[in-house]
Model confidence (mean pLDDT): 78 of 100. This is a predicted structure of a 101-nucleotide RNA (Glycine riboswitch aptamer). The sequence was found by an Rfam model in a public genome assembly.

RNA sequence: ACGGAGAUCUGGAGAAGCCCGGACGCUGUUCCGGGGGCCGAAGGUGCAAGAGGGCGGCGAAACGCUCUCAAAUCUCUCAGGCAAAAGGACAGAUACGGCGU
Numbered sequence: 001a002c003g004g005a006g007a008u009c010u011g012g013a014g015a016a017g018c019c020c021g022g023a024c025g026c027u028g029u030u031c032c033g034g035g036g037g038c039c040g041a042a043g044g045u046g047c048a049a050g051a052g053g054g055c056g057g058c059g060a061a062a063c064g065c066u067c068u069c070a071a072a073u074c075u076c077u078c079a080g081g082c083a084a085a086a087g088g089a090c091a092g093a094u095a096c097g098g099c100g101u
Stems, first nucleotide, its partner, number of pairs: 001101003006096001007094005018035006024028001037082003043078001044076001046074001050069007
């Protein structure tokens, strides 16, 4: 000098305040159990081009087979969520800044 884990502030989507049963010195936008439905933007799963390895007698190219690596706002819906609040990927700002080059 560059990168920027982390900190603070601001913005920040989707989808039932569902149904049934039970509990209670609290009668609830509560707790426990069950049911089918829905959402994707905490976290997590999956993979394309491509890269690399092995095999096809040896070397090279091509080709074929096979293995490994391989991203996302895509995909799945395990987890999470479905009024508000909270949370929230991501984006912006602020002053610092472990650490790396």